The prediction has a mean pLDDT of 80. Transfer RNA from Ictidomys tridecemlineatus, 72 nucleotides, folded computationally. The source organism's lineage runs through Eukaryota, Metazoa, Deuterostomia, Theria and Ictidomys. It is recorded under the gene name tRNA-Thr-GGT-1-1. Rfam family: tRNA. Rfam describes the family as follows. Transfer RNA (tRNA) molecules are approximately 80 nucleotides in length.
RNA sequence: GGGGAUGUAGCUCAGUGGUAAAGCACUUAUCUGGUGCGUAUGAGGCCCUGGGUUCAAUUCCCAGCACCCCCA
Numbered sequence: 001g002g003g004g005a006u007g008u009a010g011c012u013c014a015g016u017g018g019u020a021a022a023g024c025a026c027u028u029a030u031c032u033g034g035u036g037c038g039u040a041u042g043a044g045g046c047c048c049u050g051g052g053u054u055c056a057a058u059u060c061c062c063a064g065c066a067c068c069c070c071c072a
Stems, first nucleotide, its partner, number of pairs: 001071004006066002010024003018055001026042001028040003048064005
């Protein structure tokens, strides 16, 4: 330099053109001798950035950024 993949909650990740799910972690309650285990409950996300298409974009298109892989 060329090609490809990935980017969503603190972490690991699912998801689909119609305001996003789960596990772990965290809060609160309960349980307990006990800040552990278990059970229940709740909070936490402008879905990497900017633009475009669309009535509507996390999703489709373009550019960029970060990281990873392959080729040279």
The sequence is in RNAcentral, with records from GtRNAdb and Rfam.